The RNA shown here (Glycine riboswitch aptamer) has 107 nucleotides and comes from Variovorax sp. The RNAcentral record of the sequence draws on Ribocentre. The model forms 90% of the base pairs in the Rfam consensus.
RNA sequence: UCAGAGCCGUCUGGAGAGCCAUCACGCCAUGUGAUGCACCGAAGGAGCAAGCCCUGUUGCGGGUGCAACGGGCGAAUCUCUCAGGUACCGAGGACAGGGGGAGCGGC
Numbered sequence: 001u002c003a004g005a006g007c008c009g010u011c012u013g014g015a016g017a018g019c020c021a022u023c024a025c026g027c028c029a030u031g032u033g034a035u036g037c038a039c040c041g042a043a044g045g046a047g048c049a050a051g052c053c054c055u056g057u058u059g060c061g062g063g064u065g066c067a068a069c070g071g072g073c074g075a076a077u078c079u080c081u082c083a084g085g086u087a088c089c090g091a092g093g094a095c096a097g098g099g100g101g102a103g104c105g106g107c
Stems, first nucleotide, its partner, number of pairs: 001106002004104001007101002010098004018037001020036006038086003044082001045080003051073004056069005
């Protein structure tokens, strides 16, 4: 100094799904809590495909090779629904964008 990727604040946008049942409390509210059933996926968490790796086993081969099996790594807005959530509002919210900061990296 910068057109790179991620990180940390800040601003903006930001979906889905029971006004369910029972019990307790009660200020009698579409309330709060617990339990049960149903449901949602976009905090977090978990699972894996291609691909890559192995000093593993077996087979083939002239082979520092190939194949099968086994093991390891392995993404998501996919899958699961542990956690979280389920009128509106609010909160939360993956992700996207603007601006700022520190470090890394490049020159």